Source information
The prediction has a mean pLDDT of 85. Predicted 3D model of a 1503-nucleotide RNA (small-subunit ribosomal RNA) from a soil metagenome. Rfam family: Bacterial small subunit ribosomal RNA. On this family, see Yusupov et al., Science 2001: "Crystal structure of the ribosome at 5.5 A resolution".
RNA sequence: CGAGUUUGAUCCUGGCUCAGGAUAAACGCUGGCGGCGUGCCUAACACAUGCAAGUCGAACGUCCUCGUGGUCUUCUUCUUCGGAGGAGGAGCGCGCGGGAGUGGCGGACGGGUGAGUAACACAUGGGUACCUGCCUUUCAGUGAGGAAUACCGGCGAGAAAUCGCCGACAAGACCGCAUAGGCUUCCUUCGGUAGCCCGAGGGAAGCAAAGUUACUUCGCGAGAGGUGACGCUGGAAGAGGGGCCUGUGGCCGAUUAGCUAGUUGGGGGGGUAACGGCCUCCCAAGGCGACGAUCGGUAGCUGGUCUGAGAGGACGAUCAGCCACACUGGGAUUGAGAACGGCCCAGACUCCUACGGGGGGCAGCAGUGAGGAAUUUUCCGCAAUGGAGGCAACUCUGACGGAGCAACGCCGCGUGCAGGAGGAAGGUUUUCGGAUCGUAAACUGCUUUUCUCGGGGACGAGCAAGGACGGUACCCGAGGAAGAAGCCCCGGCUAACUACGUGCCAGCAGCCGCGGUAAUACGUAGGGGGCGAGCGUUGUCCGGAUUUAUUGGGCGUAAAGCGCACGCAGGCGGUCGUGUAAGUUUGGGGUGACAGCCGUCGGCUUAACCGAGGGAGUGUCCCAAAGACUGCAGGACUUGAGGGCCAAAGAGGAACACAGAAUUCCGGGUGUAGUGGUGAAAUGCGUAGAUAUCCGGAGGAAUACCAAAGGCGAAGGCAGUGUUCUGGGUGGCUUCUGACGCUCAGGUGCGAAAGCUAGGGGAGCGAACGGGAUUAGAUACCCCGGUAGUCCUAGCCGUAAACGAUGACCACUAGGUGUGUGGGGUAUCGACCCCCUACGUGCCGUCGCAAACGCAAUAAGUGGUCCGCCUGGGGAGUACGGUCGCAAGAUUAAAACUCAAAGGAAUUGACGGGGACCCGCACAAGCAGCGGAGCGUGUGGUUUAAUUCGAAGCAACGCGAAGAACCUUACCAGGGCUUGACAUGCCAUUGCACCGCCGAGAGAUCGGCGUCCCUUCGGGGCGGUGGCACAGGUGCUGCAUGGCUGUCGUCAGCUCGUGCCGUGAGGUGUUGGGUUAAGUCCCGCAACGAGCGCAACCCCUGUCGUCGGUUGGAGAUGUCCGACGAGACUGCCGCGUCUAACGUGGAGGAAGGUGGGGAUGACGUCAAGUCAGCACGGCCCUUACGUCCUGGGCGACACACACGCUACAAUGGCUGGGACAACGAGUUGCCAACCCGCGAGGGGGAGCCAAUCUCAGCAAACCCAGUCUCAGUUCGGAUUGUAGGCUGCAACCCGCCUGCAUGAAGUUGGAGUUGCUAGUAACCGUAGGUCAGCACACUACGGUGAAUACGUUCCCGGGUCUUGUACACACCGCCCGUCACACCACGAAAGUCGGCAACACCUGAAGCCGCUGGGCUAACCCGCGAGGGGGGCAGGCGUCGAGGGUGGGGUCGGUGAUUGGGGUGAAGUCGUAACAAGGUAGCCGUACCGGAAGGUGCGGCUG
Repeated sequence: CGAGUUUGAUCCUGGCUCAGGAUAAACGCUGGCGGCGUGCCUAACACAUGCAAGUCGAACGUCCUCGUGGUCUUCUUCUUCGGAGGAGGAGCGCGCGGGAGUGGCGGACGGGUGAGUAACACAUGGGUACCUGCCUUUCAGUGAGGAAUACCGGCGAGAAAUCGCCGACAAGACCGCAUAGGCUUCCUUCGGUAGCCCGAGGGAAGCAAAGUUACUUCGCGAGAGGUGACGCUGGAAGAGGGGCCUGUGGCCGAUUAGCUAGUUGGGGGGGUAACGGCCUCCCAAGGCGACGAUCGGUAGCUGGUCUGAGAGGACGAUCAGCCACACUGGGAUUGAGAACGGCCCAGACUCCUACGGGGGGCAGCAGUGAGGAAUUUUCCGCAAUGGAGGCAACUCUGACGGAGCAACGCCGCGUGCAGGAGGAAGGUUUUCGGAUCGUAAACUGCUUUUCUCGGGGACGAGCAAGGACGGUACCCGAGGAAGAAGCCCCGGCUAACUACGUGCCAGCAGCCGCGGUAAUACGUAGGGGGCGAGCGUUGUCCGGAUUUAUUGGGCGUAAAGCGCACGCAGGCGGUCGUGUAAGUUUGGGGUGACAGCCGUCGGCUUAACCGAGGGAGUGUCCCAAAGACUGCAGGACUUGAGGGCCAAAGAGGAACACAGAAUUCCGGGUGUAGUGGUGAAAUGCGUAGAUAUCCGGAGGAAUACCAAAGGCGAAGGCAGUGUUCUGGGUGGCUUCUGACGCUCAGGUGCGAAAGCUAGGGGAGCGAACGGGAUUAGAUACCCCGGUAGUCCUAGCCGUAAACGAUGACCACUAGGUGUGUGGGGUAUCGACCCCCUACGUGCCGUCGCAAACGCAAUAAGUGGUCCGCCUGGGGAGUACGGUCGCAAGAUUAAAACUCAAAGGAAUUGACGGGGACCCGCACAAGCAGCGGAGCGUGUGGUUUAAUUCGAAGCAACGCGAAGAACCUUACCAGGGCUUGACAUGCCAUUGCACCGCCGAGAGAUCGGCGUCCCUUCGGGGCGGUGGCACAGGUGCUGCAUGGCUGUCGUCAGCUCGUGCCGUGAGGUGUUGGGUUAAGUCCCGCAACGAGCGCAACCCCUGUCGUCGGUUGGAGAUGUCCGACGAGACUGCCGCGUCUAACGUGGAGGAAGGUGGGGAUGACGUCAAGUCAGCACGGCCCUUACGUCCUGGGCGACACACACGCUACAAUGGCUGGGACAACGAGUUGCCAACCCGCGAGGGGGAGCCAAUCUCAGCAAACCCAGUCUCAGUUCGGAUUGUAGGCUGCAACCCGCCUGCAUGAAGUUGGAGUUGCUAGUAACCGUAGGUCAGCACACUACGGUGAAUACGUUCCCGGGUCUUGUACACACCGCCCGUCACACCACGAAAGUCGGCAACACCUGAAGCCGCUGGGCUAACCCGCGAGGGGGGCAGGCGUCGAGGGUGGGGUCGGUGAUUGGGGUGAAGUCGUAACAAGGUAGCCGUACCGGAAGGUGCGGCUG
């Protein structure tokens, strides 16, 4: 960094796909070790069990157990009766431990989760109307009292949870009082200040507190004092934390455009720690919104993470900061601070229950169920770090530190190293030689990371002790190559190839695409490639994608310029000063947390990981400076813009009036049979008088000529003439204003045709409709009619290929040539001409641009400003929703699903019912045929046991087959053989083999008899038999092939090298002008040359010459045969064309313009033909698909076609007579003379290996004579009978010939079709090959011997150029729509079900607040007391209030009989709309109509 994929190929546009990186992953296969990380993304679903927040006895009383010290007391033992001992009890004190309670601090941290939230929630910066326990500093205090209460005791209720009454008692709990450095509130003086307010001073009122303990002194003790420690109270500060306000920033939807009543502001009051509509009363009517309010959807935000060159894009696990939440909703209380493991209420769920009532909340750590593709142990420890409490010891801590599970990720290590070729065995493959796995293995030597065993053994712990991890890391020793390799891929992209199996099956596939018998693409194997304890797959994100383009895209034709204009907001804006400093730039300062990132250094053996210090963090705030540019303020200017005066042009617009031509109609005249219309017709009109023609009249619509590439207008558009009103533009003068400008989202107006509403009008035309034609049909094209409409007025509609498919404005950038309207100059008497200039409108063209086509001062060039629009094709400009409309409909505008393309321009072909030119027996002009008959042959079909197979339009069909009775022969039936009918080799055995004879049999074959050769004596040759390798196959595949052949086509074409042009395919050359049979030649030309074709060279033939001449000739120079030469080249002349090529005419010549004929077939096309001629790959058969034999079949026969023969007759038939060839063939052959036979033929045997002899006296048509006389015949000969001949082993199926007899169809052939242009057609016979025999076929040969060609319009085929194309397996192409069937997604739909958020009303828990408070009431006050006061509480009422209910709506979604179109699908049906002039040019808008494509009308476009 790119690659694959649209095409026959190319360039471009454009989408799809791939290679990379990443992952909280999952799945498949596999799995040795260690380190460091990570681990419910789904159901914020429900949770069993345990644990996760307690602690303090140095705040307090008390209970229990134990110990102990006094005191009192009971019993008991001993007693020296003094007492001592033991046991028990009561109370007091002390101590260890435990329980609950009062009290303090902490349960607001730590831990979890991401439901909600689009918000000051978060990030970043700033601000202050505020609060702050514990901590730090500091100042001042800590005096003296009181009343209760829990635990407890008694009684009671309850199943329980728990609760009630009575009684007692403590405190650092609670409450007065004192004191006040100070604080709070108020008043006041002074100062500062614009003010809020601040500072200093004075005054009034109000406001505190708690003790405990260590040591010590005193005291018998209780206790008191002192010092210290920990506390407590009131201030002042700090640190850290928090509250509130605010600038800026970060999602989607306008198919959400208006929202808002405490709403916005103010005054009073309340409330809060504090500002504030935070709340309340009153007043005002504001506030927000296109810079997107409101509404809807989605979402925790960030540091960062992933990716990317960056800019960006996506994400927000783990770690860190903030926020929110804690079953769902509401609420307060306590507190410095508020609620995951607190409280109250409501709801859902769940558990217990004695049915009365209660309990609960894992989104803490483990764990369970469920969901899911998917995510761990109900582990150890508080040793470390941190937290709570405590003076402390210490306790608690599922925070945390660790271990466990999981290849989930990253990093590291290993599975050995070296030697070892008989290149082992084995596998795979093979062209059978080999190649490869492969130094790989075996084998030899070595090492021990890891592993196992044994021993030692930490750091982590900062005075000592204390280690969960852990007998772990690490170290030492021993053992032994020992225990440790897989996964994916191998058609291209993309590194890596073979074999077999399969046969559009099974399957693969990320895209293109593989698979239909030779698959490197499926499956397996061998081999190879990649990575490696992993490898693949799937999902997701970024990248590649410059494919949303700020960096960094486009809009003439690919997607894309609004139909046009005016114009608010917005954006942008001329010249010169001045000021300012918002933007901008620079400097400095703050911030941008930690982690992360980058680089440096360091610690674990390394790395991952971790630590230290530095940088970056593109951002933002503050201060200062600068003053160019932009902004802002103000001043000036004239060139932008506008005004004034003068001038000319114009189908610019509106209204009114008028004019002539034409069509139609009406009236009248003349006039008669048609007219009209078409490709041809018909419908229609017309004897009731049309058409035609003349006169008169009516009415509507449109304005010929001028007229144009012309003019005007913003566009749509505008055309007779005149008048009135009116808009715009242009030129000239430089006279005025002084930037007044440009563009323009919304908005407004104009806007062809069609269409709509109402009223008129209606001549012509004319959707629909009717009729006539055409047609397979013809809902069309053509024709005859014809209604809406077209016209006018008023109003809608608002769309077009509304196009230059090109937005508006400004500036700049070579020219040339038209045209319209002005101005100037020159010139002239004047005009024209000529020159300059402004505006408009065309063409050509340089630079430049562009994919190309093309554009090119009227840009698609170079720049600027603003607007609109595009982002693959289809679905679809459709659905739904909104807006507009009377409607038609317009406008705005998706998604599901589906495809790997859809496109643009250009190229080469092919094609066209496109064009131009040219050729060909292509047509035409002719001649003879075929198609009708009979017969022959071939084919199809049918039949058959078999009718073997192939050939299939031309280019299969008298073709393979140059000759099927057996053979051939491949087919069928039957009978046989199995190393075979045939080849080679080996082993064993044998001489019975061949040949001759005999027998059986249809024969093949079998049986019998006779019988081998050579030899160095080993054996060999030739055979037989048995066996093994193998033979054999006309079995399949001509779509695996070679070779050969057909065809286009003997058509004139097909290419290459170099150069040049083009981004390229490709072009040029090869096109053009002539010419030719020809790409033949000439000329021209960015081409110059060359090759394969053409032509020529070769053969035959025509003339002559020379030489030779047997068997030819009587002979001979001649004919003839052979050989060698000559001759023809447009060489000569005239004419034509530009002089050339060439054409035309002529001379000469046997022959004249390639003299005639043949051979010769370019690059290629048809997967053309042939596996059955041969060869050959692969497959198949192997006692048969091989082989032998007999017989049959290939010869069948209702039919159909093709090619021929013979005819239908007089240009003839028959009879007789007569004449003239050439090519050839011949020894298992041709066969003479002669004889026999009517004849076929037989006998005969001469000659001949052939210019000698024979076929063969060769011919026939022909000529002469005669006859027949138009008839199914003296035509015609089929068919049949019969008698013969010949070949052959054999003529029944199934040969040929002859004689006699028989005598069929047929009287010139429908549509259609074939050959031929001169020695040709036609007619006539002859020979040959094949062959035993068989020829109407084929191949040759000669004889007789024509007609016609005006010409290239048409048919067919071909060539060249050009044009169009949506074709490229190329028109036998492509392709459209309905209908039918299957599947898929979507819309509508009577309804129906549900979610969400509002609204109205009703009800209203807890609770705060307010009012009340007749019931209750310890602290304070008065009072001796009783009691009263003050204050408080319960209770009641009210506002608010979660939730619930009712109701009508909104919105979103599910479903829905039926229905609508859409998409996809192998070969379905109907037509043929489009692509070529696509056969009616197409397309756009609109209206009507029609099975369908579609047709028609009106207007528009050229694509």